[in-house]
Context: one part of a larger RNA
């Protein structure tokens, strides 16, 4: 743990709604009595209750004509009820007015909702009070008894010797002191956890005391807000921060668990305000359900006017911030110069201006979209009764993901607000698995078509087609968690634009040449193209720098620039993008779900086909209307919490009618039947009771409550 039986909204009185009944401007009787065929029915019994009048603090007054318009209905203007006008009673007020009433329906009884009272659906406290019953345990403490082996240590005191003037003092015996030491009895229970045991003990081993504040026998005696207490809030019979039994007691519990047969309609909140209020309630919003009324109403789309100060933008338009330059002032203030000093000159800083460049939740010159209001019109509901209006019953008042708008936070599956969605209370299909992501809102059956996502295998369905790109296994992930891969490199390639050079030959390559004035001048130990500083001219040239790097102590020497030659068709530079690389690190074995794949990857573009409870068809249940009935018409069936309907089933009760020894209940089984609870038959066992219809009563239905009792 299982399996059986048992197990929770009942009961009486008020109250109110709502049925169904009697009587009705009236309705009924309580107690009590009486009669009787005596668990029951008749019947007396107006006492009281409620209505028929109401307005007023009261004193006191004290009520419905008349007229219009109208649903159903028919005579088409009549019209119960309905509305709406006036009228009427009283209060008050000078009045005008206000408030509350009135054109008559209500009362007994019976059911059922729901409320207050009563254990009030059941089970659960810690606790609080009261009376009693414990000191056989354990604390103190009184009387009276009894135990403490043995052995160590060697206190005063006292003797004998030394010593001193006496003394103190020393030294040797003797002595037998001590909450003294070692240890048996005999109390204690530190460690250890092996053994036993129903957990709270105890054997076992170690370990403290053991002549003292000491063990211990009997016998007394303190008592529960009391008691004892070398004081741990210990201990008071295995029970102590207030023993125990019993009783108030079925204490209360706004807390946690549990609450029993079916089916069918509708279906919700986690918001607003109170509240010693936050886990609870109370109004209000949402849910249901009946009534009343009688013609509209309307989320939503589109059209027009309308209201507004957000996003974004702007700021020479205001307030206010703010980069850099200029100018202009500057009594007063830093700093630095000039001057004996008055004083000036510079700068920095304030303030004002131009120009330029930027910012703002608490700025706005101007200013969207969305939303909000009004008005038509379309669309939806609506005479099968909408919108409205009253009335019983609810239930909730911890909500939560994700999109988008804000605030708090470095952030968070964070918090908090707005608005919309879905989960909450929602199956299905994809998403590998996964509440809220997509798709889609499940009455039953069968058969077809699509969403989403998907179509090598796994795995239904293309190794489909057409152009491209990737060479990283990059990918094969819609995102997001568990995921992603940043800033900043890249002569990896694709692509689109622009500039420049190029057949007068460009870009690399290669063959050459690359000079003279001149070692330019300064400057240095030296400076010759190449430490540095200055100047950068002029000739010869096809072209060659007052010199592009290397180099040298300084030259030398290699390059380049620049130019011709060969060579031969494109060469470079920049921007912009796709795809890639690099960046790139984490704790038990990896991974796109997996194999795998170079598409089976990525981008664009196109035809198939798979795919759900979704959409169509067919049948059938169901619900709302209509009919007497086949039947016709219309609608529509996810659901927690909940409301509101019909029903199945147990036990007994009353009528009425069955069955049963030629075999009743029950038990077993095996079929059959009904949308369900569920209902019937054989057949076997049992051995005497047991149905059916109509009504009525109920201790009437169990898988859960750490349920309770029993059995295994």
């Nucleotide at each position: 743990g299982c399996c059986a039986g048992g197990g929770a909204g009942u009961u009486u009185a008020a109250g109110u709604a709502c049925g169904u009944g009697g009587c009705g401007a009236g309705g009924u009787u309580a107690a009590u009595c009486c009669c009787u065929u005596a668990c029951g029915g008749g019947g007396a019994g107006a006492a009281g209750c409620c209505u028929u009048a109401g307005g007023g603090a009261a004193a006191c007054c004290a009520a419905u004509a008349u007229c219009c318009c109208g649903c159903a209905g028919u005579u088409u203007a009549c019209g119960a009820g309905g509305g709406g006008a006036g009228a009427g009673g009283u209060a008050u007020g000078a009045a005008a007015g206000u408030g509350c009433c009135u054109u008559g329906a209500g009362u007994c009884a019976c059911g059922u909702g729901c409320u207050u009272a009563u254990g009030a659906c059941c089970c659960g406290a810690a606790a609080c009070c009261g009376g009693a019953c414990g000191a056989a345990c354990u604390a103190a403490c009184c009387c009276u008894g009894a135990g403490u082996a043995a052995g160590g240590u060697g206190a005063a005191g006292c003797g004998g010797g030394g010593g001193u003037a006496a003394a103190a003092c020393c030294u040797c015996g003797u002595g037998g002191a001590g909450g003294c030491c070692u240890g048996a009895a005999g109390a204690g229970u530190u460690u250890c956890u092996a053994c036993g045991g129903a957990c709270a003990a105890g054997u076992g081993u170690u370990c403290u005391c053991g002549u003292a504040a000491c063990u211990u026998g009997g016998g007394g005696c303190u008592a529960g807000g009391g008691g004892u207490g070398a004081a741990a809030a210990g201990c008071c019979a295995a029970u102590c921060g207030a023993g125990u039994c019993c009783g108030g007691u079925g204490a209360u519990a706004g807390c946690u668990g549990g609450u029993u047969c079916c089916u069918g309609u509708c279906g919700a909140a986690g918001u607003u305000g109170g509240c010693u209020g936050u886990a609870g309630u109370c109004a209000a919003g949402c849910c249901u359900c009946g009534g009343g009324g009688g013609a509209g109403u309307u989320u939503a789309c589109u059209a027009a006017g309308a209201u507004g100060g957000u996003a974004a933008a702007g700021c020479u338009a205001c307030g206010g911030a703010u980069c850099g330059c200029g100018a202009g002032u500057u009594a007063a203030g830093g700093c630095c110069g000039g001057g004996a000093a008055a004083c000036u000159g510079g700068u920095c800083g304030g303030c004002u201006u131009g120009c330029u460049g930027u910012c703002c939740a608490a700025c706005u010159c101007a200013g969207a979209a969305u939303a909000u209001c009004u008005u038509a019109g379309u669309u939806g509901c609506u005479a099968a009764g909408a919108u409205c209006c009253c009335g019983g019953g609810a239930g909730a008042c911890g909500g939560g993901g994700c999109g988008u708008g804000g605030g708090c936070g470095u952030a968070a599956g964070g918090u908090u607000c707005a608005u919309g969605u879905c989960c909450g209370a929602g199956a299905g299909g994809g998403g590998a698995a996964c509440a809220a992501c997509c798709c889609a809102g499940a009455c039953u059956a069968g058969a077809g078509u699509u969403a989403a996502g998907g179509u090598c295998c796994u795995u239904a369905a293309g190794u489909g087609c057409c152009g491209a790109c990737u060479a990283a296994g990059u990918g094969c992930u819609a995102a997001a968690g568990g995921g992603u891969g940043a800033a900043g490199g890249u002569u990896g390639u694709g692509u689109a634009u622009g500039g420049u050079c190029u057949a007068a030959a460009a870009c690399a390559g290669c063959g050459a040449g690359g000079a003279g004035g001149u070692u330019g001048g300064c400057u240095u130990a030296g400076a010759a193209g190449c430490a540095g500083c200055u100047a950068u001219c002029c000739u010869u040239u096809a072209a060659a720098a007052a010199g592009u790097g290397c180099g040298u102590a300084a030259c030398a020497g290699c390059u380049u620039a620049c130019u011709c030659g060969u060579c031969u068709a494109g060469a470079u530079c920049a921007u912009a993008u796709g795809c890639g690389u690099c960046u790139a690190a984490a704790a038990u074995g990896a991974u796109c779900g997996g194999g795998g794949c170079u598409a089976a990857g990525u981008c664009g573009g196109c035809c198939a086909c798979c795919g759900a409870u979704a959409c169509u068809c067919u049948a059938g249940u169901u619900c709302c209307g209509c009919g007497a009935g086949u039947g016709c018409g219309g609608a529509a069936a996810g659901g927690u919490a909940g409301a509101c309907a019909g029903g199945c089933g147990u036990a007994c009760c009353a009528u009425a009618u069955g069955g049963a020894c030629a075999g009743a209940a029950g038990c077993a089984u095996u079929c059959c039947u009904g949308g369900a609870a569920g209902g019937g038959a054989g057949u076997g066992u049992g051995g005497a009771c047991c149905g059916u219809a109509u009504g009525g009563u109920a201790a009437u239905g169990c898988g859960a409550a750490u349920c309770c009792u029993g059995g295994u």